Context: one part of a larger RNA
Molecule: large-subunit ribosomal RNA, domain II
Organism: Acidobacteriota bacterium
RNA sequence: ACCGGCGAGUUACUGUACGUCGCGAGGUUAAGGGAAUAACACCCGAAGCCGUAGCGAAAGCGAGUCUGAAAUGGGCGCACAGUGGCGUAUAGUAGACCCGAAACUAAGUGAGCUACCCAUGGGCAGGGUGAAGCGGCGGUAACACGUCGUGGAGGCCCGAACUCGUAAGUGUUGCAAAACUUUGGGAUGACCUGUGGGUAGUUGGUGAAAUGCCUAACGAACUUAGAGAUAGCUGGUUCUCCCCGAAAUAGCUUUAGGGCUAGCCCUCGGUGUUUAAUGGUGGAGGUAGAGCACUGGAUUGGCUAGGGGGCAAAUCGCUUACCGAACCAAACCAAACUCCGAAUGCCACCAUUCCAAAACCGGGGAGUUGGACUGUGGGGGAUGAGCUUCAUAGUCGAAAGGGAAACAGCCCAGACCGCCAGCUAAGGUCCCGAAAUAUAGGCUAAGUGGGAAAGGAUGUGGGAUUACUCAGACAGCCAGGAGGUUGGCUUAGAAGCAGCCACCCUUCAAAGAGUGCGUAAUAGCUCACUGGUCAAGUGAUCCUGCGCCGAUAAUAUAACGGGGCUUAAGCCUGUUACCGAAGCUGCGGACUCAUGUGUCGUGCAUGAGUGGUAGGGGAGCGUUCUGCUCGCCGUGGGACGUCCACGGCUUUGCUGAGAAGCGAGAGCGUGAGCACUCGUUGAGCGGGCAGAAGUGAGAAUGCCGGU
Numbered sequence: 001a002c003c004g005g006c007g008a009g010u011u012a013c014u015g016u017a018c019g020u021c022g023c024g025a026g027g028u029u030a031a032g033g034g035a036a037u038a039a040c041a042c043c044c045g046a047a048g049c050c051g052u053a054g055c056g057a058a059a060g061c062g063a064g065u066c067u068g069a070a071a072u073g074g075g076c077g078c079a080c081a082g083u084g085g086c087g088u089a090u091a092g093u094a095g096a097c098c099c100g101a102a103a104c105u106a107a108g109u110g111a112g113c114u115a116c117c118c119a120u121g122g123g124c125a126g127g128g129u130g131a132a133g134c135g136g137c138g139g140u141a142a143c144a145c146g147u148c149g150u151g152g153a154g155g156c157c158c159g160a161a162c163u164c165g166u167a168a169g170u171g172u173u174g175c176a177a178a179a180c181u182u183u184g185g186g187a188u189g190a191c192c193u194g195u196g197g198g199u200a201g202u203u204g205g206u207g208a209a210a211u212g213c214c215u216a217a218c219g220a221a222c223u224u225a226g227a228g229a230u231a232g233c234u235g236g237u238u239c240u241c242c243c244c245g246a247a248a249u250a251g252c253u254u255u256a257g258g259g260c261u262a263g264c265c266c267u268c269g270g271u272g273u274u275u276a277a278u279g280g281u282g283g284a285g286g287u288a289g290a291g292c293a294c295u296g297g298a299u300u301g302g303c304u305a306g307g308g309g310g311c312a313a314a315u316c317g318c319u320u321a322c323c324g325a326a327c328c329a330a331a332c333c334a335a336a337c338u339c340c341g342a343a344u345g346c347c348a349c350c351a352u353u354c355c356a357a358a359a360c361c362g363g364g365g366a367g368u369u370g371g372a373c374u375g376u377g378g379g380g381g382a383u384g385a386g387c388u389u390c391a392u393a394g395u396c397g398a399a400a401g402g403g404a405a406a407c408a409g410c411c412c413a414g415a416c417c418g419c420c421a422g423c424u425a426a427g428g429u430c431c432c433g434a435a436a437u438a439u440a441g442g443c444u445a446a447g448u449g450g451g452a453a454a455g456g457a458u459g460u461g462g463g464a465u466u467a468c469u470c471a472g473a474c475a476g477c478c479a480g481g482a483g484g485u486u487g488g489c490u491u492a493g494a495a496g497c498a499g500c501c502a503c504c505c506u507u508c509a510a511a512g513a514g515u516g517c518g519u520a521a522u523a524g525c526u527c528a529c530u531g532g533u534c535a536a537g538u539g540a541u542c543c544u545g546c547g548c549c550g551a552u553a554a555u556a557u558a559a560c561g562g563g564g565c566u567u568a569a570g571c572c573u574g575u576u577a578c579c580g581a582a583g584c585u586g587c588g589g590a591c592u593c594a595u596g597u598g599u600c601g602u603g604c605a606u607g608a609g610u611g612g613u614a615g616g617g618g619a620g621c622g623u624u625c626u627g628c629u630c631g632c633c634g635u636g637g638g639a640c641g642u643c644c645a646c647g648g649c650u651u652u653g654c655u656g657a658g659a660a661g662c663g664a665g666a667g668c669g670u671g672a673g674c675a676c677u678c679g680u681u682g683a684g685c686g687g688g689c690a691g692a693a694g695u696g697a698g699a700a701u702g703c704c705g706g707u
Base pairs, nucleotide, nucleotide: 001707002706003705004704005703006702011094012093013092014091015090016089017088018087019086020085021084022083023082026050027049028048032044033043034042054061055060064076065075066074067073097236098235100233104226105225106224107223108222109221115199116198117197118196119195120194121193122192123191124189126158127157128156129154133150134149135148136147137146138145162186163185164184167182168181169180170179201218204214205213206212211220239620240619241618242617243616244615249262250261251260252259253258263368264367265365266364267363268362269361270360271359274358276353277352278351279350280349281348282347283346289340290338291337295334296333297332299330300329301328302327306323307322308320309319310318311317371396372395373394374393375392376391377390378389379388380387401412402411403410416589417588418587419586421585422584423583427579428578429577430563431562432561436576438575439574440573441572442571443570449565455549456548459546460545461544462543463542464541465540466539467538468537476533477532478531479530480529482506483505484504487501488500489499512527516525517524590610591609592608593607594606595605596604597603621696623693624692625691626690627689628688629687630686631649632648633647634646635645636644637643653685654684661680662679663678664677665676667674668673
């Protein structure tokens, strides 16, 4: 890991509700007893309990009573049948659906491991070093001291046994729940070790102290018991079909991942159109917008009080290109501004519709109280977040199908079952890949489409306004572009062209006291402006469609799903076809509900419905056990099903003339499942009606066994 078996809402008592049965102003027995039995059952037994009367704290009174001095009052009552079984659901008390702690307490068991201690034994190859002391000699006044020997000290040195475990490698389902190899520390000592003994778990022992050790586990050992501790936590919780179907909100909570009540769901009973939608009528309101009349903010101009500066100054004053309240004019801003003010929504009444099928009241059963995204209206944040928090609607949650390449929350659409039938939705129709290489008119040249901003640009289409223009515009080319004058000032110089001031006059077709380059300053080039040539449009501004640049990322094109696409297979505006879903229709079938009908076996007809998690309700299948039962023959009836009635035989389900189980098969049932036949096998088993449960397995790191 697989297979097989086992494995979780039970039982007792006490309530509540519903169903059903008995009796009924009554209902019912308990303990116990009688007779009897395999046992249940049967008969006694009203002690008690519930009901039949309440009110009051009570005395007490009583269809009333309490309050009160007293009620014209007020509160609670008086009208409304109960009670005892059985069943189902649910609650409470019990382990109370099952498994699961870490822990707590008590009584015991442990020092054969290990820590320390006590008693008594044992062990330490070999080699080296050479302390004190002592002796000889030297030496000293005597010591001291020196030297040579002797001697054999030491938590001394090297290194086996022994002991420890430093480093690395191997091992890591091992040789081993701590080892092996190589290497390493100590090795006469605070050494190693045998045997016997001691110290004990609430605060304990022991500890050269690491919370170490106390039998492979120690921040408090182990065993048994309390004990099925408790677990607002995690996991698991077993057959089928049918009907309905949520919530992730509010309030409170030592509460926030738990609860209680309400809300939302189911079911039963009652009321019966009260509901909803639409229309009408009548209301309340201060949002969006708008506005500036209030409260505030904020801009420009005018004007003024006042302030600042200057002059003057003993005082009175004068002046100002400064600031400036209030006021006036103009134009603005506001969630906590409003002279105004919608659309929706909300409330009431009336009417209509009769589609959805509702709505309300009461009883019983729940689950939910972690929500998610999208659109819209707001708050917070950075007008960030797949962010957060409200409101409102939708979807998901609990929803499959089609589209969006893929994609809970987006778009379309809500799957009872079957069909090798049809029509559509969103979205599509060149190929992958079902259907238009459709049609009419435009746009785009960027592969824009098929990612992006501020900003930038003679891209290109459309519209508008305006200027010039056959009396010749615009662009190009040819020519002119002059004189007073080098204007004045300034300056070393300033001559159109450093700077300042002025910006005139003349000639003319036209020519600035000069547009730019240039010079030290001149010069020179050029422009404005004018003529000629040419020949028909040429400038400027605004609005708008589609494009361009801006444009940079990490494995590989990789920012259309791909191929590929350019009068598109891109974009815009029309049109006509077609494809396209579990939508709708057609045909066949099943179930539920309502209404109508019924010769009532629940049939027939019509209509509506049948996605579904938590959850509620209904109907069934199967397993084990218990009680009763099961036949054959004849006659008659009959909707033909050996169905019913009567009579007889006499007590009678199947089974070695082959039970259960297993295998095979094209049967029946919506299904759980159930038949029949054949085979296998070899001894028990079934149908009907009731009853009782150790009643259904795929999951619990489930338990046990097998492989």